The prediction has a mean pLDDT of 91.
A computed fold for a 263-nucleotide part of an RNA from Blautia sp., annotated as large-subunit ribosomal RNA, domain VI.
[in-house]
Context: one part of a larger RNA
Parts: sequence; C1' cells; structure tokens
RNA sequence: CGUAGGAUAUCUGAGAGGAGCUGUCCUUAGUACGAGAGGACCGGGAUGGACGGACCGCUGGUGUACCUGUUGCAGUGCCAACUGCAUGGCCGGGUAGCCAAGUCCGGAAGGGAUAAACGCUGAAGGCAUCUAAGCGUGAAGCCCCCCUCAAGAUGAGAUAUCCCAUUCGAAAGAAGUAAGACCCCUUGAAGACGACGAGGUAGAUAGGGCAGAGGUGGAAGUAUGGUAACAUAUGGAGCUGACUGCUACUAAUAGGUCGAGGG
Repeated sequence: CGUAGGAUAUCUGAGAGGAGCUGUCCUUAGUACGAGAGGACCGGGAUGGACGGACCGCUGGUGUACCUGUUGCAGUGCCAACUGCAUGGCCGGGUAGCCAAGUCCGGAAGGGAUAAACGCUGAAGGCAUCUAAGCGUGAAGCCCCCCUCAAGAUGAGAUAUCCCAUUCGAAAGAAGUAAGACCCCUUGAAGACGACGAGGUAGAUAGGGCAGAGGUGGAAGUAUGGUAACAUAUGGAGCUGACUGCUACUAAUAGGUCGAGGG
C1' cells in the first nucleotide's frame, strides 16, 4: 500500500515444511518343517541404540555483583576489623538462569489408491488364459492421518463484537473526533534492532523495603579457658545476585499524535 467504512479478537486451511530409522530378548515353540543337524512364518510382549522435541523435580556443569578459607603487597594513624591489587590472586562450596552427561515424550496404530507379485470370473481362439470388458489381495514407498507455519490464498476467505453517519465546502476535498491504536515511560522466562508479552496511579510493571525459600557454614563485639597459636559460649550465628509472597516508599508524571463518514 492492497484486501470497497474504521477497528478488536477468534477461526478456516489452498499451500508449504517437519517426522518417517532400527537392534536384541521373551513367548507362540524346540512347535510347523526336517533322517538328523538344525529350526521358522503369522501373532503377542519387553528392553535398547542413534535421531528429534520439551523441561530443570532428580544427578551434575557453569554460575567474574552469593558465602567461607587463605598467600603477598599497599591503604584506612596503630591493635583488631576491613578495603584495593595480584588470572574472580589462589582454593572450597553454590541460588536463579542457561545447559547435558539428567528427566519425560515421539517414530506408531488406522484409512484410501497402488508397484512388483499372487488371484477370481472370462472371451477373442468351443480348450486354455490374472485381461481384452469386469472384480480382488498386495509395500518401510504414494495420498490422508500426526506436528509446525499459513488469507499478499491479489482467488486477498469466515465468525463474533465495538464505533457511528459530525463540521466546512458547489464539488473535489479538508478538519476535529469515535471505537481503537501509537508516541512516551516502567519493563519481561520476549529480544541484535524493530517486533512480541505484562503494565502506566482506577497501578504490583521494575527498583527499594519487609517476611520467607535457597546458599554459605558458625559474623563482629564481649566473656571464659590456654604462655600462645587457638578453642568454646553468646548463636544453625552473620552475610546473602537473579527465586516466592506481601507492601505504593521511588519511578511508570504530565502530555502529544494518528485514526470512519462508507462502490
């Protein structure tokens, strides 16, 4: 821009893409078959591999704004306690998120038309013949079924709901609006940016605060014991990023723009 007014939701599905793999074991059954050796079809069940999708309760990885230990140097006047730098200084753990090595799920079943092949009926050609007319069975393959996208499918679809018929003008058209949308702002398990989602005081959108979860692992100060290093008590202490709940304390203020009059 189009989809013959302007919008907001929800659909249909022309079409397109994806998936499609396979082993072993048990049973049927040591049966059919076979002199024996050996050893099934068909059917039923179990469990794997690789591949794919999703997820983070479990097992773990990462986790440079979380916690502890510790070395050297420097600083806060000194002690103590801290801070900075040294690959996050080094080391031990670790929430959320992300992830696999973790967990769950998938290929199926079913329908239709067929290939090779196997048939029925059956002439030409008194017989025979699956074929000439006609009718069946039949594959991991084909078309559906399963998953995803999809009306720019210009062949532009459908349903529901909302807004209405203003003003100026002779007309062409223009203007202010409606429903609605956007700018702007707070932002997100959304994201390169656009986009998408949640919100903007009639408010829990983010930050902060409070309470908790989870993590770390026993703070500082003081007291006691010990010559001291240190230990114990106060005390599952102190600290704590992303997690959960609550709470308007802070910031989403104020405002602006677009947007129908219907072939």
It matches the Rfam family "Bacterial large subunit ribosomal RNA". The RNAcentral record of the full RNA draws on ENA. Taxonomically the source falls in Blautia (Bacteria, Bacillati, Bacillota, Lachnospiraceae).